[in-house]
RNA sequence: GCCAUCUUAGCUCAGUGGUAGAGCGUGUGGCUUUUAACCACGUAGUCGUGGGUUUGAUCGCCACAGAUGGUG
Numbered sequence: 001g002c003c004a005u006c007u008u009a010g011c012u013c014a015g016u017g018g019u020a021g022a023g024c025g026u027g028u029g030g031c032u033u034u035u036a037a038c039c040a041c042g043u044a045g046u047c048g049u050g051g052g053u054u055u056g057a058u059c060g061c062c063a064c065a066g067a068u069g070g071u072g
Base pairs, nucleotide, nucleotide: 001071002070003069004068005067006066007065010024011023012022013021025043026042027041028040029039030038048064049063050062051061
């Protein structure tokens, strides 16, 4: 230099056109002599950035940035 894959919540990941979810974490309360565990209710994301297509984009298109791998 070229090619492929990936970028979504604090972390790990789902979601493949119709207003974004789970687990863990975290906060409050309950239970317990206390802690842990358990239970209940919360919590958090302009979906990497900028364009363009569409009635509508996390999703399909283009460019850029970053990460990982392959290759000369």
Record summary: A computed fold for a 72-nucleotide RNA from Ipomoea nil, annotated as transfer RNA. The coordinates come from a structure-prediction model, not an experiment, and the mean pLDDT is 82. Taxonomically the source falls in Ipomoea (Eukaryota, Streptophytina, Gunneridae, Convolvulaceae). It matches the Rfam family "tRNA". From the family's description: Transfer RNA (tRNA) molecules are approximately 80 nucleotides in length. It is annotated as a transfer RNA.